Predicted 3D model of a 482-nucleotide part of an RNA (small-subunit ribosomal RNA, 3' major domain) from uncultured Aeromicrobium sp. Its mean pLDDT, the model's own confidence on a scale to 100, is 84. RNAcentral holds the full RNA, with entries from ENA and SILVA. NCBI's taxonomy places the organism under Bacteria, Bacillati, Actinomycetota, Propionibacteriales, Aeromicrobium.
[in-house]
Context: one part of a larger RNA
RNA sequence: UGACGGGGACCCGCACAAGCGGUGGAGCAUGUGGAUUAAUUCGAUAAUAACCGAAGAACCUUACCCAGGUUUGACAUUGCGGGUAAUCUGCAGAAAUGUAGUCCUCUAUCCAAAAGAUAGACCCAAAAACAUCUGUUGCAUGGCUGUCGUCAGCUCGUGCCGUGAGGUGUUUGGUUAAGUCCAGCAACGAGCGCAACCCUCGUUCUAUGUUACCAGCGAGUAAUGUCGGGGACUCAUAGAAGACUGCCGGUGUAAGCCGGAGGAAGGUGGGGAUGAUGUCAAGUCAGCAUGGCGAUUACACCUGGGGCUUCACACAUGCUACAAUGGGCGAAACAAUGAGCAGCAAUACCGUGAGGUGGAGCUAAUCUCAAAAAUACGUCCUCAGUUCAGAUUGUAGUCUGCAAUUCGACUACAUGAAGGCGGAAUCGCUAGUAAACGCAGGUCAGCUAUACUGCGUUGAAUACGUUCUCGGGUCUUGUACA
Numbered sequence: 001u002g003a004c005g006g007g008g009a010c011c012c013g014c015a016c017a018a019g020c021g022g023u024g025g026a027g028c029a030u031g032u033g034g035a036u037u038a039a040u041u042c043g044a045u046a047a048u049a050a051c052c053g054a055a056g057a058a059c060c061u062u063a064c065c066c067a068g069g070u071u072u073g074a075c076a077u078u079g080c081g082g083g084u085a086a087u088c089u090g091c092a093g094a095a096a097u098g099u100a101g102u103c104c105u106c107u108a109u110c111c112a113a114a115a116g117a118u119a120g121a122c123c124c125a126a127a128a129a130c131a132u133c134u135g136u137u138g139c140a141u142g143g144c145u146g147u148c149g150u151c152a153g154c155u156c157g158u159g160c161c162g163u164g165a166g167g168u169g170u171u172u173g174g175u176u177a178a179g180u181c182c183a184g185c186a187a188c189g190a191g192c193g194c195a196a197c198c199c200u201c202g203u204u205c206u207a208u209g210u211u212a213c214c215a216g217c218g219a220g221u222a223a224u225g226u227c228g229g230g231g232a233c234u235c236a237u238a239g240a241a242g243a244c245u246g247c248c249g250g251u252g253u254a255a256g257c258c259g260g261a262g263g264a265a266g267g268u269g270g271g272g273a274u275g276a277u278g279u280c281a282a283g284u285c286a287g288c289a290u291g292g293c294g295a296u297u298a299c300a301c302c303u304g305g306g307g308c309u310u311c312a313c314a315c316a317u318g319c320u321a322c323a324a325u326g327g328g329c330g331a332a333a334c335a336a337u338g339a340g341c342a343g344c345a346a347u348a349c350c351g352u353g354a355g356g357u358g359g360a361g362c363u364a365a366u367c368u369c370a371a372a373a374a375u376a377c378g379u380c381c382u383c384a385g386u387u388c389a390g391a392u393u394g395u396a397g398u399c400u401g402c403a404a405u406u407c408g409a410c411u412a413c414a415u416g417a418a419g420g421c422g423g424a425a426u427c428g429c430u431a432g433u434a435a436a437c438g439c440a441g442g443u444c445a446g447c448u449a450u451a452c453u454g455c456g457u458u459g460a461a462u463a464c465g466u467u468c469u470c471g472g473g474u475c476u477u478g479u480a481c482a
Stems, first nucleotide, its partner, number of pairs: 001482002003479003007476007015466002019429005026320008034311002042053002064306007073130001077129002081124003088101005105121006132295002135293003141289002143284003146280001148278001153192006159168003172183003198272004203241007213230002217228003244266001247260005322422001326380002329378002331375001338369003343362002348357003388419001393414007435458007
């Protein structure tokens, strides 16, 4: 100087407390361990692994296993020889591929043109340099990332103090979300962080009105901004304004704090992006790049099939429930974000349904995908394994796709398991939040999505407080630790 203490003082955080809803019990989904296997490819393992890499494993992907093949190779460059580029067909084969035919190419230059020549594209053969490696080392690395932590810290120059390591500044007293600011002080300044500058939501004004809007005027319809038109309103797109403790009162040396006014908004207005010095030899050589080492008739490459989907069990994250604030049937209502041409698909018709036929419109503020809880009426009629719950299984189908057996989703009929609100323990959340409800998107032929990323609709309870638990910050103290 640090680190540590079941030392002290002060402070903060959904850390506890106060509340609301869960997990832990059930069934299923997904991931992991373990076991199994020819293979169940690899990585990630307290917090900081476990719906993680994977924004989508039937083939492909794919790295694993079995089998069949290739060896200058699927791919690149160099040089040598030849040529009929390609395409199509038959036979063998699971395919890769092998074999027999068919075909007789294209570009540029020379040339008046044709023929021809040269060069190139492309193909074939043989042989080398080399290719190749998801082989190894994340403890050789770059880059990127997690974490403490959006915590308020981490440092430097000059000066001063100390023999020196170092200290001071950065401590102290206030204050703040903040090393934020103020006062004081052997310090005076400065940098990286904090804050602000950026995006978005909330208010108003100005401009512009199509595909958006429709107040007033006119026309028309069974009905609809449907039409003429309008530029008010909504909305969209730009550009401005607005919030600064600016004003008032109290308090204080000051910084500030408390209350109030006006205001759409009040003291960082809400949300996002933004992550200091460093820590964990943290993670990643399988995203990519890359040093070393290793393989090179194989640890490379092609193909068919299988596996990554197994299943006594254990763990993690979720979904659905156990019902009456509910279930079922019919009726009728209201969003926002988005996506759409190898696409979204309306009206119509067929089917109990998944879906099919057909195809208006839309390269989209124009057309389409396209809401559900909620609401009101009748039904179940009182707590039952039920008109709860939906696992599992059988049969018949639909769709995608060469192909749904291993191993897809969905539909109809039948079947109707566990489950009576869950032990110890444990998680999230402070407001348009929790909880409930649906919608969209990426990946994507299809899908295992109950995941992830967004969007709106309905919309609470509680916070006395800081004794305790956990994590963190500042000062101080002890130490046989570094």